c-di-AMP riboswitch aptamer (ydaO/yuaA leader) from Geodermatophilus obscurus, 162 nucleotides, folded computationally.
RNA sequence: GACCGGACGCCGCCGAGUCGUGUCCGCACCAGCGGGCGCGAGCCGGGGACCCACCGCAGCACUGGGGUGAAUCGCACCCGUCGAGCCCAGCUCGCCGGUGUGUAGGGCUCCUUCCCGCCCGAACCCGUCAGCUAACUCGGUAGGCGGCCGACGGAAGAAACG
Numbered sequence: 001g002a003c004c005g006g007a008c009g010c011c012g013c014c015g016a017g018u019c020g021u022g023u024c025c026g027c028a029c030c031a032g033c034g035g036g037c038g039c040g041a042g043c044c045g046g047g048g049a050c051c052c053a054c055c056g057c058a059g060c061a062c063u064g065g066g067g068u069g070a071a072u073c074g075c076a077c078c079c080g081u082c083g084a085g086c087c088c089a090g091c092u093c094g095c096c097g098g099u100g101u102g103u104a105g106g107g108c109u110c111c112u113u114c115c116c117g118c119c120c121g122a123a124c125c126c127g128u129c130a131g132c133u134a135a136c137u138c139g140g141u142a143g144g145c146g147g148c149c150g151a152c153g154g155a156a157g158a159a160a161c162g
Base pairs, nucleotide, nucleotide: 004162005161012145013144014143018041019040020039021038022037023036024035025034026033027032042141043140044139045138046137047136052131064129065126066125067124068123073102074101075100076099077098078097082094083093084092085091086090105120106119107118108117111157112156113155114154115153116150
């Protein structure tokens, strides 16, 4: 360098959200486990120049804008709750609120692509301010799910390895 094989195995999964360590407390009182407050490493994200991007002028009308995250955008229906308007016992409506349905997008046991199938398609923050961005700087390191469910789903490739 070429060719061939590329297995065995199958209880974890989503997420940056892990690892180490000091100290205190609790439970076990051997190993250890959990929690609080710190430190370090790793990982994730925000702000922030030049260059680049954007940018003709004036007026009117309407609307704030941005970030984390896969989590956006439609359609139909409803008015108990929330909110708005009105001729306010109530009525009409909805980015603001609820149900259903679809959808951008995301996930489903090592890397990539395609197909079939299944699931998710939430929530929160900044506070009138933000393009990119070296230096610099600020913060996060939480939660949640499952018990044969794609647990060997199918196809093509790549890698470790032989």

Taxonomically the source falls in Geodermatophilus (Bacteria, Bacillati, Actinomycetota, Actinomycetes).